[in-house]
RNA sequence: GCGCCCGUAGUUCAACGGAUAGGACGCAUCCCUCCGAAGGAUGAGAUCGAGGUUCAAUUCCUCGCGGGCGCA
Numbered sequence: 001g002c003g004c005c006c007g008u009a010g011u012u013c014a015a016c017g018g019a020u021a022g023g024a025c026g027c028a029u030c031c032c033u034c035c036g037a038a039g040g041a042u043g044a045g046a047u048c049g050a051g052g053u054u055c056a057a058u059u060c061c062u063c064g065c066g067g068g069c070g071c072a
Base pairs, nucleotide, nucleotide: 001071002070003069004068005067006066007065010025011024012023013022018055027043028042029041030040031039048064049063050062051061052060
C1' cells in the first nucleotide's frame, strides 16, 4: 500500500429497517444479618465520528478514525 472482518454501558454479548436499545457480570441505594457473604427489591450507565438513503437507521451506502487477520 491492497483486500476482508469488527467498533453498542466499566466488562462481555444481543437487537427481520419500526415498541422506552435488552441480558449477564460489575457498580450504587434499600431489605435481610450482630457484621459480612448469599438471597431479594430498586436505580444509574452505551450505539466511534461526519455526511447520505429512508416516513423511520444500532442495522443500508460513502468517507474518516481505531482494532484484528491475510497478501505485498